Transfer RNA from an uncultured Eubacteriales bacterium, 72 nucleotides, folded computationally. Its Rfam family is "tRNA".
RNA sequence: GCUGGUGUGGCUCAGAGGUAGAGCAGCUCACUCGUAAUGAGCAGGCCGUGGGUUCGAUUCCCACCACCAGCU
Numbered sequence: 001g002c003u004g005g006u007g008u009g010g011c012u013c014a015g016a017g018g019u020a021g022a023g024c025a026g027c028u029c030a031c032u033c034g035u036a037a038u039g040a041g042c043a044g045g046c047c048g049u050g051g052g053u054u055c056g057a058u059u060c061c062c063a064c065c066a067c068c069a070g071c072u
Base pairs, nucleotide, nucleotide: 001071002070003069004068005067006066007065010024011023012022013021018055026042027041028040029039030038048064049063050062051061052060
C1' cells in the first nucleotide's frame, strides 16, 4: 500500500428498513436464623464519526476513524 471482517447498555452478543433486546454484572424487594441459590421488579445504550438514499436508517450506499486477519 491492497483486500476482507468487526464496531449496539459495564462485559459478551442478538437485531438486516418502521423511533433497540437477551444473558451476565448493578440496585431494590421477597424467601432464609444468616449467606448463597431462587423468584419478582428497577435502572442503564438513541447504535464508532460524518454525509447520502428513503415518508422513515442500528439496518442500504459512500468516506473517514479504531481494532483484527490475510496479501504484497